[in-house]
RNA sequence: UUAGAGUUUGAUCCUGGCUCAGGAUGAACGCUAGCGGCAGGCUUAACACAUGCAAGUCGAGGGGCAGCAUAAUGAAGUAGCAAUACUGAAUUGAUGGCGACCGGCGCACGGGUGCGUAACGCGUAUGUAACCUACCUUUAACAGGGGGAUAACACUGAGAAAUUGGUACUAAUACCCCAUAACACAAUUGAGGGCAUCCUUAGUUGUUAAAAGUUCCGGCGGUUAAAGAUGGACAUGCGUUGUAUUAGCUAGAUGGUGAGGUAACGGCUCACCAUGGCGACGAUACAUAGGGGGACUGAGAGGUUAACCCCCCACAUUGGUACUGAGACACGGACCAAACUCCUACGGGAGGCAGCAGUGAGGAAUAUUGGUCAAUGGACGCAAGUCUGAACCAGCCAUGCCGCGUGCAGGAAGACGGCUCUAUGAGUUGUAAACUGCUUUUGUACAAGGGUAAACCUCGGUACGUGUACCGAGCUGAAAGUACUGUACGAAUAAGGAUCGGCUAACUCCGUGCCAGCAGCCGCGGUAAUACGGAGGAUCCAAGCGUUAUCCGGAUUUAUUGGGUUUAAAGGGUGCGUAGGCGGAUUGAUAAGUUAGAGGUGAAAGCUCGGGGCUCAACUCCGGAACUGCCUCUAAUACUGUUGAUCUAGAGAGUAGAUGCGGUAGGCGGAAUGUAUGGUGUAGCGGUGAAAUGCUUAGAGAUCAUACAGAACACCGAUUGCGAAGGCAGCUUACCAAACUAUAUCUGACGUUGAGGCACGAAAGUGUGGGGAGCAAACAGGAUUAGAUACCCUGGUAGUCCACACUGUAAACGAUGAAUGCUAGGUGUAGGGAAGGAUACUUUUCUGUGCCGCAGUUAACACAAUAAGCAUUCCACCUGGGGAGUACGGCCGCAAGGUUGAAACUCAAAGGAAUUGACGGGAGCCCGCACAAGCAGUGGAGUAUGUGGUUUAAUUCGACGCAACGCGAAGAACCUUACCUAAACUUGACAUCCCGGAAAAAGGCCCAUAAAAAGCUAAUGCCCUUCGGGGAAUCUGGUGACAGGUGGUGCAUGGUUGUCGUCAGCUCGUGUCGUGAGAUGUUGGGUUAAGUCCCGCAACGAGCGCAACCCCUACGGUUAGUUGCUACGCAAGAGCACUCUAGCCGGACUGCCGUUGACAAAACGGAGGAAGGCGGGGACGACGUCAAAUCAUCAUGCCCCUUACGUUUAGGGCUACACACGUACUACAAUGGCGCAAACAAAGGGAAGCGAUGCCGCGAGGCGGAGCAAAACCCAAAAAAGGCGUCCCAGUUCGGACUGCAGGCUGCAACUCGCCUGCACGAAGUUGGAAUUGCUAGUAAUCGCGGAUCAGCAUGCCGCGGUGAAUACGUUCCCGGGCUUUGUACACACCGCCCGUCAAG
Repeated sequence: UUAGAGUUUGAUCCUGGCUCAGGAUGAACGCUAGCGGCAGGCUUAACACAUGCAAGUCGAGGGGCAGCAUAAUGAAGUAGCAAUACUGAAUUGAUGGCGACCGGCGCACGGGUGCGUAACGCGUAUGUAACCUACCUUUAACAGGGGGAUAACACUGAGAAAUUGGUACUAAUACCCCAUAACACAAUUGAGGGCAUCCUUAGUUGUUAAAAGUUCCGGCGGUUAAAGAUGGACAUGCGUUGUAUUAGCUAGAUGGUGAGGUAACGGCUCACCAUGGCGACGAUACAUAGGGGGACUGAGAGGUUAACCCCCCACAUUGGUACUGAGACACGGACCAAACUCCUACGGGAGGCAGCAGUGAGGAAUAUUGGUCAAUGGACGCAAGUCUGAACCAGCCAUGCCGCGUGCAGGAAGACGGCUCUAUGAGUUGUAAACUGCUUUUGUACAAGGGUAAACCUCGGUACGUGUACCGAGCUGAAAGUACUGUACGAAUAAGGAUCGGCUAACUCCGUGCCAGCAGCCGCGGUAAUACGGAGGAUCCAAGCGUUAUCCGGAUUUAUUGGGUUUAAAGGGUGCGUAGGCGGAUUGAUAAGUUAGAGGUGAAAGCUCGGGGCUCAACUCCGGAACUGCCUCUAAUACUGUUGAUCUAGAGAGUAGAUGCGGUAGGCGGAAUGUAUGGUGUAGCGGUGAAAUGCUUAGAGAUCAUACAGAACACCGAUUGCGAAGGCAGCUUACCAAACUAUAUCUGACGUUGAGGCACGAAAGUGUGGGGAGCAAACAGGAUUAGAUACCCUGGUAGUCCACACUGUAAACGAUGAAUGCUAGGUGUAGGGAAGGAUACUUUUCUGUGCCGCAGUUAACACAAUAAGCAUUCCACCUGGGGAGUACGGCCGCAAGGUUGAAACUCAAAGGAAUUGACGGGAGCCCGCACAAGCAGUGGAGUAUGUGGUUUAAUUCGACGCAACGCGAAGAACCUUACCUAAACUUGACAUCCCGGAAAAAGGCCCAUAAAAAGCUAAUGCCCUUCGGGGAAUCUGGUGACAGGUGGUGCAUGGUUGUCGUCAGCUCGUGUCGUGAGAUGUUGGGUUAAGUCCCGCAACGAGCGCAACCCCUACGGUUAGUUGCUACGCAAGAGCACUCUAGCCGGACUGCCGUUGACAAAACGGAGGAAGGCGGGGACGACGUCAAAUCAUCAUGCCCCUUACGUUUAGGGCUACACACGUACUACAAUGGCGCAAACAAAGGGAAGCGAUGCCGCGAGGCGGAGCAAAACCCAAAAAAGGCGUCCCAGUUCGGACUGCAGGCUGCAACUCGCCUGCACGAAGUUGGAAUUGCUAGUAAUCGCGGAUCAGCAUGCCGCGGUGAAUACGUUCCCGGGCUUUGUACACACCGCCCGUCAAG
């Protein structure tokens, strides 16, 4: 002392990138802002700079006296009679002092900046026996004599100026000479020592110096030598950025001798000689960069950085050079060159803010042309002191860190207002406010106010000689009247910013409507946005809050700590081998690594710990620890290294055996193919899915014989063998090489890996020369096709083959580098060996090659002694996808090309394994009128009806594959009606509430109008009553809340419905398996209509579905019977056997028999039975799918209209009509039409109804009215069938459309626009192309009957019965569905995904 999250998917695990939460900053920007303390403040243009200041000082070195002051003298003037007073020229260096000058010291410090520099520049540790050091300290010695100049000043010139020339005078602590003199230098004689050159020391000989300056007489200065201190100089070890797409660099270069130079060593420089030196442990080149202490971050290791503070270096407009000096190659010195700026009389001059302020420029961006030397420090001076933009302070800036405040307590009518809601009210803002009490940090005013000051210095005193030491007193404060303290006043003067979809704390309303906009990532926004904008509320921070930029972290995402490489990115194509790395056993030496102890150093500051001082803190002071480093000494010797000796287990050699498609070269062989020649022989051959091109009567193909050519080697032949890999296959010879077994004779670690390097390296390709049978890129032709530069066919050239040379790549794969050791087994196979007496067999051993499998590993799949396990060593390679293995450069190649190998830009993924679905012109099994087998149709005609389209004022709206289209609509002349035109109403046609009035409400009538409207008239109820009136109900007028909407959204919804599909499926609990999504169960073997049942099984159970329970129907029994029935002749009456009706039961369950089957489930056959294996039919529709349909049945959110998108009325429209489609009806006829006579149903309906008998009408119908609220009466005639007759195959005695005339019915009304009847007219149509529909039995087909809707109006719909077939071999195919399995880059799920080209932008 180590935290994670979002994002690839339908979901999962993994790999992997992107993004976020944290901290930091010399920051900037936006909004906001009360105070103080402490810090910080040009990161860009080392860009250019106006102005002022930043280095002077010493008169106690000197000559002097321009200016100032003092003193003295004092012309002249004014006032005055005068004395005198005042003013005052001038003189005197006489005094204080002093501009300029000579001289000394300083100016090499302090301050700034980071251009350059990849370097002994810096850091660290050493060394100098190779060096210097002014001022300071200590010690020793000395200071004798002499000389000549010069500035200033004066005179005189030149010049615009800067500046400068000449003449003459003068001084010094300026300069020069002589003497003295060594420890210096040279030569030389000894001694001692060390570290290589050498060092130290004692002598002798020779050579070289000083300012007697100043003085207050104490000193301060001067010279030489030695030493110290301080500061520097040089050398060396180690460390110190990136690029190899920079691999070779070097001529003073490397060394030597000699000389010069330097403070000193040295190629530092030079002469000569030699040819070295550096480099893969990265030289040289290029790019970038001041280095360090430290700072930020991090758990650490690290990474990043070099602002402020400290140390070192470098620089001072750019480049160069030296002078002076102790020290410089000198920021505010000099010279030269260059650029720039300024002055100029054009001749010539001046300048250097990277000092402090300040200006311009650049920039997102960085301050005052401030005060003071009071303190600290520096220069000079004996000192006073002077100077000091160093420094100390102040000013500006929220730039940062720290601290304080903007009140505290009470206070519910939970106020007003705001916002929200389910809205008479509730919730929230919220104890928040108001209000009451309290406090006064801060603020304003006033008062007081310590310390930074101790010294120097002056005065006095003491020890005492005005000097020194000490004591006392006095003098000196920029900041600043500041900090701090007190008093008075009064809540008074003081809160914002960001955010609120997830990550991430915090939610609602309105506006907007893929627009405007947001966004760090994922992503929001297309009419109900917690994601945009506003509001209310909330959250987080707070005098700040956010954004942007950058760094570290998270990121174990470069992995030393601490990653990987079968399939995710990643093992080199293979071997040999150099450097390098690593390396068997025993023993000795050594002590380089290693370990321990000690010493030195690791500056201070910082960090950290403990204390102290500012009221606290930030800040600061003191002490400790730390600074993981480097150097030296000593000790230890296990391990590693080095070295000596020895060994045999690694490795190699020898001997014996045996193996193989191992390699190279030569020889030989047969089959096949093609060609040539000849023979036989005749019409085709060949080829394909089908064809054609092609060959062939000039004789093909076929067949026989002979010959030639080239290439490849059938069978054996395989999970076989060999080789390093590529690769290797007929037989045989020669040569070469290899692994294996046995043995343990020899060597004695000789091993392993291997960057560069060298060699080998399929196919295609290249060069030269051969060869060329077959095959065959390119090419040609024929097909296929929308096209077909392809797949198929006929031909065919390079090439394929050989020799030599090149290329150097492949999915060169086991997608798995090499080596060594270890870690359960089982079972094949190839080559050897051993034992058992053995050619069989068994056991065992070594090497190779396969499969299964445990532990273990793995994301999973899988691997598993031939590891992807456990370990060691070495090499190679990877770090998101795309761009791209591309571009540029280098190297290689004849070329093709290979190798090495980026970036800009762009995306938030790309990817691996596994899971569930869906899909497949994948597989298996099964089902369905799905096909097949049949029957009847549709598609052709006419008509009906619906739809599209068109038209229209309107042709209201909806429904659109199956699953819209005779559908909503079980019935549009008005109404309906929603549409159009015209006219009218506005609290409304309808509901509730309030106020006024009226009369019952009704109703009736006439006029008017297109109609509705408008107008007129009449007449009265109920309850209570005080008789005035009031109430209920009704009408009317008014008022506003509201009504109303078939207006929008079925993609906001409820409800309802369709469809897959009456298909057999869909799930759950517990358990088990899997890291997980998930799996299992539900799969498997049978069986079924069925996830129906049986058996098996890590599953055991359960639910929704299936089936059953319900209804109708088929048989029987029993009970009950009127309106039913009738054995009573009819009627009445009676009766209930029969028919029938409707209640209840029975019956059918694979129950019985046989066969098959697994002793099962079940299937098949049979018996009995009315019915047999679900008896037939209906209702009943799992989890879900289709944003399926419906806002126009209804309900409903939101939006919209409100004298209209509401309401009313009349007329019109929904009925249109070049056309197209769907669904039906009627037909095309003889199985028929027509006529006559004449049978048999079921199920229904009936009071504003059904309507009989009767009469009238050809008929529709009319008149009339019995019966019947129905087992009673009526509708009601059933029709087809059957019987008799006619028609004779025709556009007809078929067919009936259309039309004319005459009628009937309903209804206010039949023109647009109803139905029916009679007569007449008599269209298309002669069985229907491609295509397509329904149906498996009382079914299809055919025949009629009824009902709903309805005044009237079905060829539609819903029901009813009559007659009543054909066919099913079977599951290959089409369609749909179910289960299992497989592949997948699909998951909006194949109507998916996605590639290329072209076009547009």
Overview
A computed fold for a 1401-nucleotide RNA from an uncultured bacterium, annotated as small-subunit ribosomal RNA. The prediction has a mean pLDDT of 83. The sequence is in RNAcentral, with records from ENA. Its Rfam family is "Bacterial small subunit ribosomal RNA".